[in-house]
Predicted 3D model of an 84-nucleotide RNA (transfer RNA) from a Candidatus Parvarchaeota archaeon. The sequence is in RNAcentral, with records from ENA. Its Rfam family is "tRNA". Rfam links the family to the GO term triplet codon-amino acid adaptor activity.
RNA sequence: GCUCAGGUAGCGUAACCCGGCAGCGCGUAAGACUGGAGAUCUUAUGGGAGCAAUCCCUUGUGGGUUCAAAUCCCACCCUGAGCG
Numbered sequence: 001g002c003u004c005a006g007g008u009a010g011c012g013u014a015a016c017c018c019g020g021c022a023g024c025g026c027g028u029a030a031g032a033c034u035g036g037a038g039a040u041c042u043u044a045u046g047g048g049a050g051c052a053a054u055c056c057c058u059u060g061u062g063g064g065u066u067c068a069a070a071u072c073c074c075a076c077c078c079u080g081a082g083c084g
């Protein structure tokens, strides 16, 4: 230098092909149970603003297409593998 795979909330991992509510698990918090804890069960859980209703932002970075982008297109950054 070229090719391929990957980057998603605190961590892990789906959704991408075929555009339409960022899901699930772990973890964490509260509650139930217990003498207490563990296990188990229930609820909540990306970030911000707000009394609330609700609104805004978020999928490596920056652009483009579109009514609408994690998803499609372009460039770049990072990690790994292969080739030279």
Base pairs, nucleotide, nucleotide: 001083002082003081004080005079006078007077010026011025012024013023020067027045028044029043030042031041032040046057047056048055049054060076061075062074063073064072